A computed fold for a 482-nucleotide part of an RNA from an uncultured prokaryote, annotated as small-subunit ribosomal RNA, 5' domain. Its mean pLDDT, the model's own confidence on a scale to 100, is 85. The RNAcentral record of the full RNA draws on ENA.
[in-house]
Context: one part of a larger RNA
């Protein structure tokens, strides 16, 4: 260090955890929201009538689909591809900008549908046809028109939607601002010449088309450019950056968590809708895969959170909750948010604290070693007096809640009580490097090793003991990087 192996293992608190198969997904949930656009309307309960079985409906409330807006382009997630204007870094303008703010102005008159419903079909499904007949802030016509487009500057053209609790919230044109985004340049940005030539929409014009906008961005016809040893073109490889590691620093190495950018959603191509998409949980086609089929034919994409299996040395819970922040829709109450916010699991890192303190010598017994005299484990222990951190029990509390009131998934600081030393130490290592040694086994055996080397009968090198260094909830051991 996002490690991982072995041995070991009390506690909390901040972080982190799919690096490999961007391989395959069972399940469940991850984007909805308005009834203060619109036409329905179920059940159950209110109310009436009852012969107690049920039956009525004028009104409210109201599942539930539909129609219509705003959101789904955001937030989440991987890094496959990308050596490039993708990223950084300094600039530029020919462009767009829903919601929001500010400011000038409008909101007249009317039309025909269409889903939902109803009826009668087809199909196993998915789902699709026919006939009827309905509503809008859905669509469609007219009228108005400038500060708005076009412009031959003469003038042409463009709009709306209304709803409610009646002071609100919508709608329509314009113009500016805020937000954001689109396009351009100039440097910078990995290996590799055993890749030396490359390029025909190719480099420039000129008309004409597209686009929000410039431009070969597309076509037509003209020219013959253009790029390249200061490395073009091809091959390998790799998202990029803030930073991260190291290092005295120049440097080297890296780009996982968290910001910021870019890119990609089974794999390939496409558009549509829209203020924004070529669009993770949207279409359409084509492919592999998988399910499901009554075999006609239909369904799907977990690089959201969880979780499976597969491969791998290797990486969590199919939890909790919208109480914060933060989005979306709503006038609002509110819904919805696997975003977030928490809790669980893994010594995976980094920090902190415990595993006790004081007395205790005939220096107990065992261990071991011995020159047999003793010496060492060793004040160590037993045994004598405390303490209570931690973990455990129980009791009440600030606080994370802003905002008079109400609102805590979760987490509790601080503080009172209780019992009792009681429930918590291990790893590697002692032949130099390198801090720390005796014995017994064993005999080029068994083994050991980072390097030098140890072992063939007195091994401080091997295995055990006892005894000593070292670090300690950790210690080694392996890969990698300075």
């Nucleotide at each position: 260090u996002g490690a991982a192996c072995g041995u070991u293992g009390g506690c909390g608190g901040c972080g982190u955890g799919g690096a490999u198969u961007a391989g395959g997904c069972a399940u469940g949930c991850a984007a909805g929201u308005c009834g203060a656009g619109c036409g329905c309307g179920a059940a159950a309960g209110c109310u009436c009538c009852u012969u107690c079985g049920g039956g009525a409906u004028a009104g409210g409330u109201g599942a539930g689909a539909g129609c219509g807006g705003c959101g789904a382009a955001a937030g989440g997630g991987a890094g496959a591809g990308u050596a490039a204007c993708g990223c950084g870094u300094a600039g530029a303008u020919a462009c767009u900008u829903a919601c929001c703010u500010c400011g000038a102005g409008g909101u007249u008159c009317g039309g025909g549908a269409u889903a939902g419903c109803a009826g009668g079909g087809g199909g196993a499904a998915a789902c699709c046809g026919c006939u009827g007949g309905u509503a809008a802030u859905a669509c469609c016509g007219a009228a108005u028109a400038a500060u708005g487009u076009c412009u031959c500057c003469g003038g042409a053209c463009c709009a709306a939607a209304g709803a409610u609790u009646u002071a609100u919230c919508a709608c329509c044109u314009c113009g500016a601002g805020a937000c954001a985004g689109g396009u351009c340049u100039g440097c910078g940005u990995c290996c590799u010449a055993u890749u030396a030539g490359g390029u025909a929409g190719u480099u420039g014009g000129u008309g004409g088309g597209g686009u929000a906008a410039c431009g070969g961005c597309c076509u037509a016809c003209c020219a013959a450019g253009c790029c390249a040893g200061a490395g073009a073109u091809g091959g390998g490889u790799a998202c990029c950056g803030g930073g991260u590691g190291u290092g005295a620093g120049a440097g080297c190495a890296u780009g996982g968590c968290c910001c910021g950018g870019c890119u990609c959603a089974c794999u390939g191509g496409g558009a549509c809708u829209g203020a924004g998409a070529c669009a993770c949980u949207g279409c359409c086609c084509a492919g592999a895969c998988a399910c499901c089929u009554a075999c006609g034919g239909g369904u799907g994409g977990c690089u959201g959170c969880a979780g499976u299996c597969g491969a791998g040395a290797a990486u969590c819970u199919u939890c909790c909750g919208c109480a914060a922040u933060g989005g979306a829709c709503g006038a609002a109450a509110g819904u919805c948010u696997g975003a977030c916010g928490g809790a669980g699991c893994g010594a995976c890192g980094c920090c902190g604290c415990g595993u006790g303190c004081g007395g205790g010598a005939u220096g107990a017994a065992g261990g071991c070693c011995u020159u047999c005299g003793g010496g060492u484990u060793g004040u160590a222990a037993a045994c004598c007096g405390c303490u209570g951190u931690c973990a455990g029990a129980g009791g009440g509390a600030a606080a994370g809640a802003a905002a008079u009131u109400u609102u805590g998934a979760c987490u509790g600081a601080a503080c009172c009580u209780c019992a009792g030393a009681g429930g918590a130490a291990g790893u590697c290592c002692g032949g130099g490097c390198u801090a720390a040694g005796u014995u017994c086994g064993u005999g080029c055996c068994a083994g050991c090793a980072g390097c030098c080397g140890c072992g063939g009968u007195a091994a401080c090198a091997c295995g055990a003991a006892c005894c000593g260094g070292a670090c300690g909830a950790a210690c080694g051991u392996u890969a990698u990087u300075c």